Predicted 3D model of a 482-nucleotide part of an RNA (small-subunit ribosomal RNA, 3' major domain) from an uncultured bacterium. Model confidence (mean pLDDT): 82 of 100. The full RNA is in RNAcentral, with records from Greengenes.

Context: one part of a larger RNA
C1' cells in the first nucleotide's frame, strides 16, 4: 500500500421488513447429471452452467456409431511429363441401397499466326510432385467477442509539496446528491477515463403536408361508391416546452432540501441504448482468426442406415391443473405491434374438423394473415374426483416432405391417469409495476414454441423502518496474510 476481521462509524440496493403472486407436491414440455448404448457428437458447471451455444436434430444439418467407397483427394494454387482418343462430357449397360467400380455408343474444344499446316497460348484428362484437408489437442500460448462484480461510483495522471524510502497528498474533512453531484474548507493547483448531458421511444402542443388514412354530403346492394373538404383523428418532418426558472421556509448568506404556484408533464418526467480502470490464468481453438503439437490410402473426404429423441433414477427452468372470482353453450364489444411473391391469400363451394377445390386482391396506411382474448349479457352445471382436470391409449384421418417405423405437427370419435393448493426450503415484483388475458414475429419444406424476443388489453396490495440476512460504497482501527 492492499486484502481480511463472527472490529467500529456513515450510507445504499426488492437486501431484509410490509404486501401480492409463484417454485418445492401432480401430469406433461424442455435442459442437465447419472445410467444405458455400437453411438447416445461436442462445449457450458456456485452466484456468473442447466427452455444455455441451438432464431427451431425425420434425411440434410451432424461434428457421433455401423457398414461400404475415394486417395493430389469434395473445393484451392503451382510445377514436370504424357495424351488428341482410351480420358472429361453426354447417352447407356452390368454390379450396387447409394457413393462408386468396370464396360459400350455418340461427340471429341477455343484463340492467335497462316493459303493450309507446323507452332504458340487457353482449356481438358492421366501420371508424378509441391501441397490441400482436419468440428484433431492446447481458451493455462493468443486475437477478437462475451459473462460477472455493476450502470456500482469509482479509477488515474501532470506539476508542486511532504517522506531516507515503499509511498502520501490531491481523492481526506463539514454539508449535499442517484452520482468523486455540487458547495465550503484545506499544500495543493489542474487535468483525463467514468457520472451527467448530447442519441432513440414515450407523455403536451404549434407549423408544414393530406393519400391508401380522416371528416362532410348523397346514393344504394350497408359494404362501399361518387362528389366535396383540410377543422378533428392519424401519419412524419421541423419547432416549442421543464431550467429548481418563480414564491415561501430551512440551511453557513453556499450547495442543496421541504412545501407551494403555474403547467400535459416537476425536480434525472417514464422507458431504452450507453458498461470506467480492473477482478475471476472466468467463457469461447466447435462462429471466425491464429502460434505450437498431432493425423496424411486417414484423425481427410463421399454415401446408406442408425444415433444425438435411450430411461430404475436425481436436479433446474417452464406449461397445464387441482375448480363456482369456476366449467360449458349461445349472443355481443374494444387493441397495439408485426409479417407477406418459391409469399400472404379474401369471397364462394366441399368437409363435423384438421383441411381441400377454385381463385379476386396485394411488393401493401389500399389487399391478405385477422374473428383479439380476458371483460359484458343469458341459459345449464350445484361442490362431486364432478359437465373439474386433461395425461395415457385405441381407431379413423389431414398437411408438409423423396421419405413421418425408429422420430413430425394437427383433426375427429372413443378412452378419462395423477392431481382436492403442495414439507424443509426458496424465487420474482414498488405502478400502468405485479398478477391475469390474448395477438403477432424470427428461425430458408414441415415442426415437437409450453421457449425466445416483441405488442397491446384488464389492472392491484404494501413499504413503520434499517435491529437482523445478503451484496456493495466511503472513512477509520487491528493483523500470525501478500
Nucleotide at each position: 500500500u492492499g486484502a481480511c476481521g463472527g472490529g467500529g462509524g456513515c450510507c445504499c440496493g426488492c437486501a431484509c421488513a410490509a404486501g401480492c403472486g409463484g417454485u418445492g407436491g401432480a401430469g406433461c414440455a424442455u435442459g442437465u447429471g447419472g445410467u444405458u448404448u455400437a453411438a447416445u457428437u461436442c462445449g457450458a458447471u456456485g452466484c456468473u452452467a442447466c427452455g444455455c451455444g441451438a432464431a427451431g436434430a425425420a434425411c440434410c444439418u451432424u461434428a457421433c456409431c455401423u457398414g461400404g467407397g475415394c486417395u493430389u483427394g469434395a473445393a484451392a494454387u503451382g510445377c514436370u511429363a504424357a495424351g488428341a482418343g482410351u480420358a472429361u462430357c453426354u447417352c447407356u449397360g452390368u454390379g450396387g441401397a447409394a457413393a462408386c467400380a468396370c464396360g459400350g455408343g455418340g461427340g471429341g474444344a477455343c484463340c492467335g499466326u497462316u493459303g493450309a499446316a507446323c507452332c504458340g497460348g487457353u482449356g481438358c484428362u492421366u501420371a508424378g510432385c509441391a501441397c490441400a484437408g482436419g468440428u484433431g489437442c492446447u481458451g493455462c500460448a493468443u486475437g477478437g467477442c462475451u459473462g460477472u462484480c455493476g450502470u456500482c461510483a469509482g479509477c488515474u495522471c501532470g506539476u508542486g509539496u511532504c517522506g531516507u524510502g515503499a509511498g502520501a497528498u490531491g481523492u481526506u474533512g463539514g454539508g449535499u446528491u442517484a452520482a468523486g453531484u455540487c458547495c465550503c474548507g484545506c499544500a495543493a493547483c489542474g487535468a483525463g477515463c467514468g457520472c451527467a448531458a448530447c442519441c432513440c421511444c414515450u407523455a403536451u402542443u404549434g407549423c408544414u403536408a393530406g393519400u391508401u388514412g380522416c371528416c362532410c354530403u348523397a346514393a344504394u346492394u350497408u359494404a362501399u361508391u361518387a362528389g366535396g373538404g383540410a377543422u378533428c383523428u392519424c401519419u412524419a418532418g421541423c419547432g416549442a416546452g421543464a431550467c429548481u426558472g418563480c414564491c415561501u421556509g430551512u440551511g453557513a448568506u453556499a450547495a442543496a432540501c421541504a412545501g407551494g404556484a403555474g403547467g400535459a408533464a416537476g425536480g434525472u418526467g417514464g422507458g431504452g441504448a450507453u458498461g470506467a480502470g480492473g477482478u475471476c490464468a472466468a467463457g469461447u481453438c466447435a462462429g471466425c482468426a491464429u502460434g505450437g503439437c498431432c493425423c496424411u490410402u486417414a484423425u481427410g473426404u463421399c454415401c446408406a442406415g442408425g444415433g444425438c429423441u435411450a430411461c430404475a433414477c436425481a436436479c433446474g427452468u417452464g406449461c397445464u391443473a387441482c375448480a363456482a372470482u369456476g366449467g360449458u353453450a349461445c349472443c355481443u364489444a374494444c387493441a397495439a405491434a408485426g409479417g407477406g411473391c418459391a409469399g400472404c391469400a379474401a369471397a364462394a363451394c366441399c368437409g363435423c374438423a384438421a383441411g381441400g377445390u377454385c381463385a379476386a386482391g396485394c411488393a401493401a396506411a389500399u389487399c391478405c394473415c385477422a374473428u383479439a382474448a380476458a371483460a359484458g349479457g343469458u341459459g345449464c352445471c350445484u361442490c362431486a374426483a364432478u359437465u373439474c382436470g386433461g395425461a395415457u391409449u385405441g381407431c379413423a384421418g389431414u398437411c408438409u416432405g423423396c421419405a413421418a417405423c425408429u422420430c413430425g405437427a394437427c383433426u375427429g370419435c372413443a378412452u378419462g391417469a395423477a392431481g382436492c393448493u403442495g414439507g424443509a426450503a426458496u424465487c420474482g415484483c414498488u405502478a400502468g409495476u405485479a398478477a391475469c388475458c390474448g395477438c403477432a414475429g424470427g428461425u430458408g419444406a414441415g415442426g415437437u414454441a409450453c421457449a425466445c424476443a416483441g405488442c397491446g388489453g384488464u389492472g392491484a396490495a404494501u413499504a413503520c423502518g434499517u435491529u437482523c440476512u445478503c451484496g456493495g460504497g466511503c472513512c477509520u482501527u487491528g493483523u500470525a496474510c501478500a